[in-house]
RNA sequence: GCCCCCGUGGUGUAACGGAUAACACGUUAGCCUCCGGAGCUGAAGAUUUGGGUUCGAUUCCCGACGGGGGUA
Numbered sequence: 001g002c003c004c005c006c007g008u009g010g011u012g013u014a015a016c017g018g019a020u021a022a023c024a025c026g027u028u029a030g031c032c033u034c035c036g037g038a039g040c041u042g043a044a045g046a047u048u049u050g051g052g053u054u055c056g057a058u059u060c061c062c063g064a065c066g067g068g069g070g071u072a
Stems, first nucleotide, its partner, number of pairs: 001071007010025004018055001027043005048064005
């Protein structure tokens, strides 16, 4: 260089093209407790990026960027 695969909260994963992007762990506030843990109730936190298709894109198409693999 060329080819293939993958990019979603801090982490690990969901989401037929259609509801306010869901769940677990973690973080945090409150309740509870003598204290802590556990438990219960809340909160914050994500679609790598630029275009295109579509009434509607996390999802489909193209480019870029990043990661992994293959090839010489």
Predicted 3D model of a 72-nucleotide RNA (transfer RNA) from a Candidatus Zixiibacteriota bacterium. It matches the Rfam family "tRNA". About the family: Transfer RNA (tRNA) molecules are approximately 80 nucleotides in length. Rfam classes the family as a transfer RNA. The sequence is in RNAcentral, with records from ENA. The prediction has a mean pLDDT of 80. Taxonomically the source falls in Candidatus Zixiibacteriota (Bacteria, Pseudomonadati).